Transfer RNA from an uncultured Clostridia bacterium, 74 nucleotides, folded computationally.

RNA sequence: GGCGAAAUAACUAAGAUGGAUAUAGUAUUAGAUUUUUAAUCUGAAGGUCGUGGGUUCGAGUCCCACUUUUGUCA
Numbered sequence: 001g002g003c004g005a006a007a008u009a010a011c012u013a014a015g016a017u018g019g020a021u022a023u024a025g026u027a028u029u030a031g032a033u034u035u036u037u038a039a040u041c042u043g044a045a046g047g048u049c050g051u052g053g054g055u056u057c058g059a060g061u062c063c064c065a066c067u068u069u070u071g072u073c074a
Stems, first nucleotide, its partner, number of pairs: 001073007010026004019057001028044005050066005
């Protein structure tokens, strides 16, 4: 340099043919239980879905550019 893949909560992931209040596990945190810790149960908080544009009534999803990571070829 050519051709691909990925980027969603602190971490790991899901997310239908474009219409659901963006979801789960771990972690954090409050309460219950327990002599205490742990475990278990119930709840809460945490996301402007990598950045910037475009299409659309409507975008995590489609299109374009860029950034980062990564695979492969030379």
Rfam family: tRNA. Rfam describes the family as follows. Transfer RNA (tRNA) molecules are approximately 80 nucleotides in length. Their secondary structure includes four short double-helical elements and three loops (D, anti-codon, and T loops). Further hydrogen bonds mediate the characteristic L-shaped molecular structure. tRNAs have two regions of fundamental functional importance: the anti-codon, which is responsible for specific mRNA codon recognition, and the 3' end, to which the tRNAs corresponding amino acid is attached (by aminoacyl-tRNA synthetases). tRNAs cope with the degeneracy of the genetic code in two manners: having more than one tRNA (with a specific anti-codon) for a particular amino acid; and 'wobble' base-pairing, i.e. permitting non-standard base-pairing at the 3rd anti-codon position. Rfam classes the family as a transfer RNA.